[in-house]
Context: one part of a larger RNA
């Protein structure tokens, strides 16, 4: 900005792209075929490989604001318990996400139309010829198919449903009042979306975000007191305590109140 008022959805596919694989084994069949030695073709079946894509149940990696053990220091006057640096100080373990090496799944069948070929009929040329006239089979390859994208396909396509029905004045495509939809935007709370912009979701008629509270899940059995031991330390309270992302309830906070742009029936 155009698409022949303006809007929100939700299509159609001109066209463009992805993908297009390999092997082994069973089995047909020790069959055909061979003197034997060997040993099929077509057809049916099972798996594996590489690659593509999705995805995190499970298997495992990270998990730098989870838990715990610990060493050195320095600090909270001191015990204790705690903090801060020391590669996250080291160390085990680990939820969300994010991954692979882990999971599902893909390349399935089919059809036209041809390529080399391989033909049927068949003159020119009484013969013979797959070709001239007619006509038939055939390839991982071409067109369909399969899968994503896609009406700026300017030939700009369909479909639905939604909004706008004012007066004067003027030579006028002029001017004034009114009037201001559907929607959309901007602001602000997010986000599985993301460099940024965009996309999605939410704005009190609300679960969008934190926050609480509950639950999952992790660590591994806190602190204080009691006990046992002369002490290190153990034991009981106590599967304690503590906790980011995740699943839910729940207005306790924050999404305040304003605000723009889009008109008036459409060459």
């Nucleotide at each position: 900005c155009g698409a022949a008022g303006g809007a929100c959805a939700c299509u159609u596919g001109a066209g463009g792209g992805g993908u297009u694989c390999a092997a082994a084994c069973c089995u047909u069949a020790g069959u055909a075929c061979g003197a034997g030695a060997g040993g099929a073709c077509c057809g049916g079946g099972u798996u594996u490989g590489a690659c593509g894509c999705a995805c995190u149940u499970c298997u495992g990696g990270u998990g730098u604001g989870g838990c715990a053990g610990u060493u050195g220091u320095c600090u909270u006057g001191u015990c204790a318990a705690a903090g801060g640096c020391a590669u996250c100080g080291c160390u085990g373990c680990g939820u969300a996400g994010c991954c692979a090496u882990g999971u599902g799944c893909g390349g399935a069948a089919a059809a036209g139309a041809u390529a080399a070929g391989c033909g049927c009929u068949g003159a020119a040329a009484g013969c013979a010829u797959c070709u001239a006239a007619g006509u038939g089979c055939c390839a991982a390859g071409c067109u369909u198919a399969u899968c994503c994208c896609a009406a700026g396909a300017u030939a700009a396509g369909g479909u639905g449903u939604c909004c706008c029905a004012a007066g004067a004045u003027u030579a006028a495509g002029u001017u004034c009042u009114c009037u201001a939809a559907a929607g959309a935007u901007a602001a602000c709370c997010g986000u599985c979306a993301g460099a940024c912009a965009a996309g999605c979701g939410g704005u009190u008629u609300a679960a969008u975000a934190g926050g609480u509270u509950g639950g999952a899940a992790g660590u591994a059995u806190a602190a204080g007191c009691u006990c046992a031991g002369c002490a290190a330390u153990g034991a009981g309270u106590u599967a304690a305590g503590c906790u980011g992302a995740c699943c839910a309830a729940u207005a306790c906070u924050a999404a305040u109140c304003a605000a723009u742009c889009g008109u008036g029936a459409g060459u």
A computed fold for a 267-nucleotide part of an RNA from a Limisphaerales bacterium, annotated as large-subunit ribosomal RNA, domain VI. Taxonomically the source falls in Limisphaerales (Bacteria, Pseudomonadati, Verrucomicrobiota, Verrucomicrobiia). The full RNA is in RNAcentral, with records from ENA.